A computed fold for a 152-nucleotide RNA from Desulfoscipio geothermicus, annotated as glmS glucosamine-6-phosphate activated ribozyme aptamer. The coordinates come from a structure-prediction model, not an experiment, and the mean pLDDT is 80. Rfam family: glmS glucosamine-6-phosphate activated ribozyme aptamer. Rfam links the family to the GO terms regulation of gene expression and catalytic activity. The sequence was found by an Rfam model in a public genome assembly. Taxonomically the source falls in Desulfoscipio (Bacteria, Bacillati, Eubacteriales, Desulfallaceae).

RNA sequence: AAAUAGUAGCAAGCGCCAGAACCCGGUUCGUCCGGGUUGACGAGGAGGGAGUUAUCGAAAUUUCGGCGGGUGCUCCCCGGUUUGGUCACGACCGUCAAAGGUACUACAAAACUUGCAGGCAACUGCGGGGACAAAGGUGCCGGGUGACCGGG
Numbered sequence: 001a002a003a004u005a006g007u008a009g010c011a012a013g014c015g016c017c018a019g020a021a022c023c024c025g026g027u028u029c030g031u032c033c034g035g036g037u038u039g040a041c042g043a044g045g046a047g048g049g050a051g052u053u054a055u056c057g058a059a060a061u062u063u064c065g066g067c068g069g070g071u072g073c074u075c076c077c078c079g080g081u082u083u084g085g086u087c088a089c090g091a092c093c094g095u096c097a098a099a100g101g102u103a104c105u106a107c108a109a110a111a112c113u114u115g116c117a118g119g120c121a122a123c124u125g126c127g128g129g130g131a132c133a134a135a136g137g138u139g140c141c142g143g144g145u146g147a148c149c150g151g152g
Base pairs, nucleotide, nucleotide: 014068015067016066017065019064020038021037022036023035024034025033026032041057042056043055047077048076049075050074051073052072078094079093080092081091082090084149085148086147087146088145089144100141101140102139103138104137105136112129113128114127115126116125117124118123
């Protein structure tokens, strides 16, 4: 350095399942018992701490209901910008550190369809076909007050 085997880890629209729905078996027929299946489709997202019911669209029978987690948001601290410099306060942000307005503009997966594989089944995995987002990006517009210092 490479190969093989074993163990642990692997996730962040992520994991889980006690309600619910569905399947199989049992059944004394009591929607009862046992076992199982389903239960979020991608895009985007992390300065530190605390709190918390956490962004964007796609789809449309449960993406219901709930638990846990969490990169969102709020507050504080730290940091950046606010157009000569420094500081304070305010505002807006998070290292690509300006919200907002306007014009233009980019990208997805599921869905749907089809094939194969697994399962008694509910259903699951993989492949082919398959159109379409928003947040976002770019151009233009769009930036406080005070003190001190400096320059003309």